[in-house]
Molecule: SAM riboswitch aptamer (S box leader)
Organism: Dehalococcoidia bacterium
RNA sequence: CCCUUAUCCAGACGGGUGGAGGGAACCGGCCCCGUGAAGCCCGGGCAACCUGUCUCCCCGGAGACAAGGUGCCAAAGCCGGAAUUCCCCCCGAGGGGGAGAACGAUGAGAG
Numbered sequence: 001c002c003c004u005u006a007u008c009c010a011g012a013c014g015g016g017u018g019g020a021g022g023g024a025a026c027c028g029g030c031c032c033c034g035u036g037a038a039g040c041c042c043g044g045g046c047a048a049c050c051u052g053u054c055u056c057c058c059c060g061g062a063g064a065c066a067a068g069g070u071g072c073c074a075a076a077g078c079c080g081g082a083a084u085u086c087c088c089c090c091c092g093a094g095g096g097g098g099a100g101a102a103c104g105a106u107g108a109g110a111g
Stems, first nucleotide, its partner, number of pairs: 001111001003109006013043005021032003026081004044073003049069002051066007077103001085099006
């Protein structure tokens, strides 16, 4: 980098450094930010994907506990669109609501 697969409305902040941006990207919104953004470092925390231990069983799973490897710590992945689809409602054009993608992030695995 690419592929497969699971999850994404829960949860969790202080200090140092830095010095103007940030919320993935495009469009439209709405927010955060010199009472200090991003990035980096230290400490703390959350969660339980992988992992470990134990228990149960239909032997492949389930549950409990722990926290070694990741991850994460404003707002739902901040919201909507970017779907030749489906369903429902209003309906003159048309509009509104819901579901399913794509894209993205993270884990695990393959190349």